A computed fold for a 167-nucleotide RNA from uncultured Eubacterium sp., annotated as Lysine riboswitch aptamer. Of the family's consensus pairs, 100% are formed in the model. It matches the Rfam family "Lysine riboswitch aptamer". Rfam's curators write: Riboswitches are metabolite binding domains within certain messenger RNAs that serve as precision sensors for their corresponding targets. Rfam links the family to the GO term lysine biosynthetic process.
[in-house]
RNA sequence: GUAGAGGACGCGACGAUUAUCAGUAGCAUUUCUGAUGGGGCUGGCCCAAUAGACGAUCUGUGAAAGGAUGAGUCGCCGAAGCGAUGGAACGCCACGCAGUUUCAUGGGCUGGGACUUGGAUGAAUAAUUCAAGGACUGUCAUCCGGGAUAACAGGAUGGAGUGCUAC
Numbered sequence: 001g002u003a004g005a006g007g008a009c010g011c012g013a014c015g016a017u018u019a020u021c022a023g024u025a026g027c028a029u030u031u032c033u034g035a036u037g038g039g040g041c042u043g044g045c046c047c048a049a050u051a052g053a054c055g056a057u058c059u060g061u062g063a064a065a066g067g068a069u070g071a072g073u074c075g076c077c078g079a080a081g082c083g084a085u086g087g088a089a090c091g092c093c094a095c096g097c098a099g100u101u102u103c104a105u106g107g108g109c110u111g112g113g114a115c116u117u118g119g120a121u122g123a124a125u126a127a128u129u130c131a132a133g134g135a136c137u138g139u140c141a142u143c144c145g146g147g148a149u150a151a152c153a154g155g156a157u158g159g160a161g162u163g164c165u166a167c
Base pairs, nucleotide, nucleotide: 001167002166003165004164007077010076011075012074013073014072018068026061027060028059031056032055036048037047038046039045040097041096042094043093044092080110081109082108084105085104086103087102088101089100090099111137112136115133116132117131118130119129120128121127139159140158141157142156143155144154146152
């Protein structure tokens, strides 16, 4: 440098379908009350409001986004995910804070998939993600004993993908 392997859910992407979101938000309406409410927070500035704000209540109508989804297609084996720093964009102004998306950098952390506990996001007991825990599994090293030797099967301990195997 090239080509590969780990899997009892290997990783990720794509579109359709379906369920959930939810009889929720919103809109209209009835009644009560009577001054605030909205634009992520703060400050400003706008907008709505005694021709009734917010809240509650009656009736009618009634979503969407994110996330999930059997089977399918594609790309793959740091597949991928996270996190730190910095830049850009977002929404009325301030970037003051927070959040979301995206880009760059270090070769920072994690071999892999589950389970349990806790945290974050979330409508959710789904799912994603982070941390910890004890097992399982693949790989290599050392040791043990089996095997005539080697190959190889088994057991114990330990390491990490910047690894391992073949050329």